[in-house]
Context: one part of a larger RNA
RNA sequence: UUGGGCGUAAAGGGCUUGUAGGCGGUUCAUUAAGUCUGAAGUAAAAUCCCACAGCUUAACUGUGGAUCUGCUUUGGAAACUGCUGAACUUGAAUCAUCGAGGGGAUACUGGAAUUCCUAGUGUAGGGGUGAAAUCUGUUGAGAUUAGGAAGAACACCGGAGGCGAAGGCGAGUAUCUGGCGAAUGAUUGACGCUGAUGAGCGAAAGCGUAGGGAGCGAACAGGAUUAGAUACCCUGGUAGUCUACGCUGUAAACGAUGUGCACUUGGUGGUGGGAAGUUAUUCUCGCUGCCGUAGCUAACGUGUUAAGUGCACCGCCUGGGGAGUAUGCCGGCAACGGUGAAACUC
Numbered sequence: 001u002u003g004g005g006c007g008u009a010a011a012g013g014g015c016u017u018g019u020a021g022g023c024g025g026u027u028c029a030u031u032a033a034g035u036c037u038g039a040a041g042u043a044a045a046a047u048c049c050c051a052c053a054g055c056u057u058a059a060c061u062g063u064g065g066a067u068c069u070g071c072u073u074u075g076g077a078a079a080c081u082g083c084u085g086a087a088c089u090u091g092a093a094u095c096a097u098c099g100a101g102g103g104g105a106u107a108c109u110g111g112a113a114u115u116c117c118u119a120g121u122g123u124a125g126g127g128g129u130g131a132a133a134u135c136u137g138u139u140g141a142g143a144u145u146a147g148g149a150a151g152a153a154c155a156c157c158g159g160a161g162g163c164g165a166a167g168g169c170g171a172g173u174a175u176c177u178g179g180c181g182a183a184u185g186a187u188u189g190a191c192g193c194u195g196a197u198g199a200g201c202g203a204a205a206g207c208g209u210a211g212g213g214a215g216c217g218a219a220c221a222g223g224a225u226u227a228g229a230u231a232c233c234c235u236g237g238u239a240g241u242c243u244a245c246g247c248u249g250u251a252a253a254c255g256a257u258g259u260g261c262a263c264u265u266g267g268u269g270g271u272g273g274g275a276a277g278u279u280a281u282u283c284u285c286g287c288u289g290c291c292g293u294a295g296c297u298a299a300c301g302u303g304u305u306a307a308g309u310g311c312a313c314c315g316c317c318u319g320g321g322g323a324g325u326a327u328g329c330c331g332g333c334a335a336c337g338g339u340g341a342a343a344c345u346c
Base pairs, nucleotide, nucleotide: 003318004317005316006315007300008299012314014201015200016199017198021194022193023192025088026087027086028085029084031082033081034080035077036076037075038074039073040072041071042070049065050064051063052062053061054060091191092188093187094186095185096184097183098181099180103177104176105175106174107173108172109171110154114150115149116148117147118146119145120144121143125136126135162169163168206247207246208245209244210243211242215241216240220236221235222234223233258313259312260311261310262309263308266291267290268289269288270287271286272285273284274283275282276281295302296301319346320345321344328339329338330337331336
């Protein structure tokens, strides 16, 4: 619980799409469902409330009034909402021209590095640490030269820079493909906003099948450290990390800030366009930062990218623990996920 809230105190759904629903631009006309108004009927009485009266008072009782805010029928009003009709262009969308981009997918290619293999040179160490040791090396290591193989990641550019709804995206080329932006013109004519259920996407880890496996590296083994050391450090090292297909569906999935629209002093950068120009510059649109006015805020801070002022719609919160537990249901191969209490206690 018809209240107040959700950046950090409890609270914005991980993100989108979209069904129902809610809400919806400008003008004219119609209608009269909502709305407003008059009348009639009904709304039992008692009770409650007000006034007065009766028992000596009160309780109690009686009389009158008010109320019963509703419903039905009917007469009217037409501003607003709705319905219907006609129209409009500012919201929205489409087309044309142009532009920026690590947006996505597939294929091919490249160089540096690393490890391994082969061969040459060469000799006693190498490696590692705070110091060591495990480890490795005379069966020739490390170093160096040449050749080869493999897998993974793409130095510099690189930026508080770009793109994407979010997760996220960074070597190059080609092909396919999504979104976005400015300007001008044309077209449609409210086609819009939000969005319960639903559907799709969704880092890492994890799971299934088939591959792959250089480096790194949970688990594990050993060496150290230590009182101990199931760690931090070192030497190794399996799963994994990579690819394809399928599953999982969670994160401090964060701007800890839902989406959309409108309005409200400024300064200074970045980035992508455009316009004017006397080529100094000025103006303008989109995105992205910093600082700050008013305002807001418990403060911190926020401040035209609002946490300001409003509107529309959705989600969520309601003391701490118990507990994101138990139970049921749904999903999943499983791991587990979603939904989600209470007793008790402070």